About this RNA
The RNA shown here (transfer RNA) has 72 nucleotides and comes from Patescibacteria group bacterium UBA7522. Rfam family: tRNA. Rfam classes the family as a transfer RNA. Its family is annotated with triplet codon-amino acid adaptor activity in the Gene Ontology. Lineage of the source: Bacteria > Bacteria candidate phyla.
[in-house]
This record gives sequence, structure tokens and C1' cells, in this order.
RNA sequence: GCCCAUGUAGCUCAGUGGUAGAGCAACUCCAUGGUAAGGAGUAGGUCAGCGGUUCAAGUCCGCUCAUGGGCU
Repeated sequence: GCCCAUGUAGCUCAGUGGUAGAGCAACUCCAUGGUAAGGAGUAGGUCAGCGGUUCAAGUCCGCUCAUGGGCU
């Protein structure tokens, strides 16, 4: 230098164009003499950034950035 993959909650990851989700973690409550385990609930997201397509984009397209891999 060229090619490919990935980027979504604090962490690990779903989400095949039509209301952004799960598990763990956090917080509150229940329960216990107390702790852990357990049960119920709450909060937490500019979906890496910019632009484009579309009535509508986390999703499709282009560029940029970051990480990982491959080729030379």
C1' cells in the first nucleotide's frame, strides 16, 4: 500500500428496512435473626463519526476513524 471482518447499555452479545432487546453487572423492594442464594421491579443507548438512498435506516450504499486478520 491492497483486501476482508467487526464497531449496538458498565461487560458479553442478539436485532434480515417499520416502537432498540437479552444475559451478567448496578440500584430499589420482598424475603432472612443476619449474610449468600432466591423472587419482583427500576434505571442505563447521539446504535463509532459524517454523508447518501428511502415515506421510513442499528439494518442498504459511500467516505472517515478504531480494533482484529490476511496479502505484498